[in-house]
Context: one part of a larger RNA
Molecule: large-subunit ribosomal RNA, domain VI
Organism: metagenome
C1' cells in the first nucleotide's frame, strides 16, 4: 500500500513445512511341524537404544553484584574487626536463570487409492481379475499427527464497537480504538510481543517468608595462652514467594470513519 467505511477479537484452511527408526523379553506354546534335533506364523503385553519436542518438580553442571574458610601484602594510627590488590589470590558450598548427565511425552491407531494377487462373470454357449458387480492387498503414495498459514490479488468467514461536526473541495475537529511517552518483563540483538500506567502492586525500596551459607560482631564464663563456650540454628544474604504506595509509572501530546 492493498484487501472498498473504520476498529478490537475469533476463526475456515488453498497451500508449506515437520515427523516417519528399531532391539530385548514375557506369553500364545516347548503348542502346529518335525523321527529326532529343533522350533514357528497369527495375535496380546513389558522394557530399551538412537533420534526429536517440551521442562526444570527430582539428580547434577554453572551460578564474575551471595555465604563462609584460609595465605601474603599494603592500608583503616594501634588492638580487635575490616576493606583493596594477589587468576574470581587460592579452596568448601551454592539461590534465580541457563542447562544435560536429569523429568515428561513422541513415532501409533485407522481409512483411501495403487502395483500385484482373486471372485463372480459376459461380450465371444469354451475361455477370461472386467466389459456391469466384488474382495485382499507393502516401512512406499494421498489422507489421519504436528507447526505455519487469507499479499490464497479467487486477498475469504463468524462475532463485537464507532458510524458525528465544519467545509465547495482540498483538508480539519471528533468517535470506537490506536499510538507517543512512562514503570516493566513470561519477551527481546533493535524492533516486535506481553504485563501496568494512581479506578494502580508495572519496577525499585521496605516487612514477612522460602533458599543458600553455616553458630557473626560485641560481650561475659573457662584457659599463662593458641583457643573453648554461652548469649545463637546465630549473623550476613543476587536474581524466587507474598504483602505494602514509600519512590517511579506524572503531566501532557499524535493519529483514526463512507457510499447506496
Nucleotide at each position: 500500500c492493498g484487501u472498498u467505511g473504520g476498529a478490537g477479537a475469533u476463526u475456515u484452511g488453498a497451500g508449506u513445512g515437520g515427523a516417519g527408526c528399531u532391539g530385548u523379553u514375557c506369553u500364545u506354546a516347548g503348542u502346529a511341524c518335525g523321527a529326532g534335533a529343533g522350533g514357528a506364523c497369527c495375535g496380546g503385553g513389558a522394557u530399551g537404544g538412537a533420534c526429536g519436542u517440551a521442562g526444570c518438580u527430582c539428580u547434577g553442571g554453572u551460578g564474575c553484584a551471595c555465604c563462609a574458610g584460609u595465605u601474603g601484602u599494603a592500608c583503616u594510627g594501634c588492638c580487635a574487626a575490616g576493606u583493596g590488590c594477589a587468576u574470581a589470590g587460592c579452596u568448601g558450598g551454592g539461590u534465580a536463570g541457563c542447562c544435560a548427565c536429569c523429568u515428561a511425552c513422541g513415532g501409533a491407531c485407522g481409512g483411501g487409492a495403487u502395483a500385484g494377487c482373486g471372485c463372480u462373470g459376459a461380450a465371444a454357449g469354451c475361455a477370461u481379475c472386467u466389459a456391469a458387480g466384488u474382495g485382499c492387498g507393502a516401512a512406499g503414495c494421498c489422507c489421519c499427527c504436528c507447526a505455519c498459514a487469507a499479499g490464497a490479488a479467487a486477498a475469504g468467514a463468524u462475532c463485537u464497537c464507532c458510524u458525528c461536526c465544519a467545509g465547495a473541495a482540498a483538508u480539519g475537529g471528533u468517535a470506537a480504538g490506536a499510538c507517543c511517552c512512562g514503570u516493566g518483563a513470561g519477551a527481546g540483538a533493535c524492533u516486535a510481543u506481553c504485563a501496568c500506567g494512581u479506578a494502580g502492586a508495572u519496577a525499585g525500596g521496605c516487612c514477612u517468608c522460602a533458599g543458600g551459607u553455616g553458630u557473626a560482631a560485641g560481650u561475659g564464663c573457662a584457659g599463662u595462652a593458641a583457643u573453648g563456650u554461652a548469649u545463637u540454628a546465630a549473623g550476613c544474604u543476587g536474581a524466587g514467594a507474598g504483602g505494602u504506595a514509600c519512590u517511579a509509572a506524572u503531566a501532557g501530546g499524535u493519529c483514526g470513519a463512507a457510499c447506496a